[in-house]
Molecule: Fluoride riboswitch aptamer (crcB RNA motif)
Organism: Gammaproteobacteria bacterium
């Protein structure tokens, strides 16, 4: 100095937040930012990548 691996670090995962001996991608020209149709102003569906909560929304019932 250039390569490969490995580690820390830090970010990111379709609508708010919190937790993680968890999972996968990025490394700053990064990851990520949902599916369908499409002429068109249209229709679907999710608070989470996952677990587990909390908090909001919307309905139904009961008091």
């Nucleotide at each position: 100095u250039u390569c490969g691996g490995g580690g820390c670090g830090g970010g990111a995962g379709a609508u708010g937040g919190c937790a993680u001996u968890c999972c996968u991608c990025c490394c700053u020209u990064a990851a990520c930012c949902g599916c369908c149709a499409c002429u068109g102003g249209g229709g679907c569906c999710g608070a989470u990548g996952a677990u587990g909560c909390c908090u909001a929304c919307c309905a139904a019932u009961u008091c």